RNA sequence: GCGAUUGUAGUUCAAUGGUAGAAUACGAGCCUGUGGCGCUUGGGACGGGAGUUCGAUUCUCCCCUUUCGCU
Numbered sequence: 001g002c003g004a005u006u007g008u009a010g011u012u013c014a015a016u017g018g019u020a021g022a023a024u025a026c027g028a029g030c031c032u033g034u035g036g037c038g039c040u041u042g043g044g045a046c047g048g049g050a051g052u053u054c055g056a057u058u059c060u061c062c063c064c065u066u067u068c069g070c071u
Stems, first nucleotide, its partner, number of pairs: 001070004007064001010024004018054001026042005047063005
């Protein structure tokens, strides 16, 4: 330099154009003599920009990023 791949919550993963979910972690409460376990509840995310569309995490383009391959 070229090609492919990846990007969603602190972390690990879903969601094939129609209000983005789960597990775990974190906060609060209940339980307990205390802690842990358990139960209830709360906050938290679509890499950036542009385009298409009534509507984009999803489709298109550019950039950035992860990984792999070629030279």

This is a predicted structure of a 71-nucleotide RNA (transfer RNA) from a Candidatus Pacearchaeota archaeon. Its Rfam family is "tRNA". By type it is a transfer RNA. RNAcentral holds the sequence, with entries from ENA. Model confidence (mean pLDDT): 81 of 100. The organism belongs to Candidatus Pacearchaeota, within Archaea.